[in-house]
Context: one part of a larger RNA
């Protein structure tokens, strides 16, 4: 290379669009690059491999013969794969009638709650703990009752329920906008899958400029605690949590399970659809399509366990493993304001 291999032993990119490559439904025809068969021709000698023969025998030598998996001409084959040309319609897609939806993005809107600021009541506490204590309060807390500010989050509904490719999305209204999903035709007519590179998306935290700041809290103060307490608890509290734009670009980005296709018992839930059937009707069965979960046969697995939403039983492309530690570490190269990212050894050692 060649092997085996990647839920948990190492090993699926964090997600998708997508050039180049790689692979590619049917059918009839032409080709003959592949591919298959026969012919010449070339494949040097020695080796090797067979036979005969020389040295008393073998090593060893000679002589011939065999091969010599290759290439090159050329004659033929036409399944398959590959070119060309014409079709098909199940694969992909458009169009059409319906559906659910926290899908994305702007803009308004509302009600509970916390803080805080006015005033009324109204008096000594209050907070807080496993006990305190710091802390706030007679300059009037806390409680309460109205009136006002301001920012964040959207109780219940609410569900192994929906929605997104993933990261994720949860009050209402409304305007813009992607995908999904059933049905019954009609349309193009292989237009398809993956996908090195590339491109764009990307929780939290960080980072730049400019707001904004109620609650909440790294840092940090102080008060417990403790032997000690750079912690666990309490009082306080600054980034930061929010908004606009620009970065970063990583997570246990997890189903630790890569994308598409096909195929292989079953049971029962659940979400949107559709048929038929009973039923006046609510509704109820039966079947079927997507989706999402449980259990279980058969394979499958090292065992757990997976099991039509495969880890089964196959194809097509990628991606990644290759004994611990050194190390995702140094150097270097890219990317970034930076923090770092990412791409990645090697000495030595067990």
């Nucleotide at each position: 290379c060649u092997g085996g291999g990647c839920g948990u032993a190492a090993a699926g990119c964090g997600c998708g669009c997508g050039c180049a490559g790689g692979c590619g439904g049917u059918u009839u025809g032409c080709u003959a690059a592949g591919u298959c068969a026969g012919a010449u021709g070339u494949g040097a000698a020695a080796g090797c491999c067979c036979a005969u023969g020389g040295c008393u025998c073998a090593a060893c030598c000679a002589u011939g013969g065999a091969c010599g998996u290759g290439c090159a001409u050329u004659u033929g084959a036409a399944a398959c794969u590959g070119g060309c040309a014409a079709g098909c319609u199940u694969g992909a897609g458009u169009a059409g009638u319906g559906g659910a939806g926290g899908g994305g993005g702007u803009g308004g809107u509302g009600g509970a709650a916390u803080u805080c600021c006015c005033g009324g009541u109204g008096u000594a506490g209050a907070g807080g703990u496993g006990a305190a204590a710091u802390u706030c309060g007679u300059a009037g807390a806390u409680a309460u009752c109205g009136g006002g500010a301001g920012g964040a989050a959207u109780a219940c509904c609410g569900g192994u329920g929906g929605c997104g490719a993933a990261g994720g999305c949860g009050a209402c209204c409304a305007c813009c906008u992607g995908g999904c999903c059933a049905c019954a035709u009609a349309c193009u007519g292989a237009c398809g899958c993956u996908g090195a590179g590339g491109c764009g998306c990307g929780a939290a935290a960080g980072c730049g400029u400019g707001g904004g700041g109620a609650g909440c809290a790294a840092a940090c103060a102080g008060g417990a605690u403790u032997a000690g307490a750079u912690a666990c608890c309490c009082u306080g509290g600054u980034a930061g949590u929010c908004c606009a734009c620009g970065c970063c670009g990583u997570a246990a980005a997890c189903g630790a399970u890569g994308u598409c296709a096909a195929c292989u018992a079953g049971g029962u839930g659940u979400u949107g659809g559709g048929a038929c059937g009973g039923u006046u009707a609510a509704u109820c069965g039966u079947c079927u399509c997507a989706u999402u979960g449980c259990c279980g046969c058969a394979g499958c697995u090292a065992a757990c366990g997976c099991a039509u939403u495969a880890a089964g039983u196959u194809g097509a492309c990628c991606g990644c493993c290759u004994g611990g530690g050194g190390a995702g570490u140094a150097c270097g190269g890219u990317c970034g304001c930076a923090a770092g990212a990412u791409u990645a050894a090697a000495a030595c050692u067990c």
Molecule: small-subunit ribosomal RNA, central domain
Organism: Desulforhopalus sp.